[in-house]
């Protein structure tokens, strides 16, 4: 790149660091009452790993190992389509995008 599952939960008042961060565009947010990175901590359970059923999965249990994650639904919204409304609002569905594992 591509195929696929998942993406309203869940996690520190801790050391250092010193000004940015929240993917990108519009909003809105967060941060010297201390951002990002880094160190410890922790959360969760894709892959693993162990049991039971049985088939190409399904349920339970585990974290010593490979990832990942720890403000705000993926922060909201952007496009379609159905409603309500007579305003470019509001609701719902989808659907792109990106985000993390697995395989190629």
């Nucleotide at each position: 790149u591509c195929u696929u599952a998942u993406u309203u939960a869940g996690a520190g008042a801790g050391g250092u660091g010193g000004a940015g961060g929240g993917a990108a565009g519009u909003g809105c947010c967060c941060u010297u009452u201390g951002a990002a990175g880094c160190c410890c901590g922790g959360c969760a359970a894709c892959c693993g790993u162990c049991g039971c059923a049985g088939u190409u999965u399904g349920c339970g249990a585990u974290a010593a190992g490979g990832u990942g994650c720890c403000a705000a639904u993926u922060c909201a919204c952007a496009c379609a389509a159905a409603g309500u409304u007579a305003u470019u609002a509001c609701u719902u569905u989808g659907g792109a995008a990106g985000a993390u594992g697995a395989g190629a």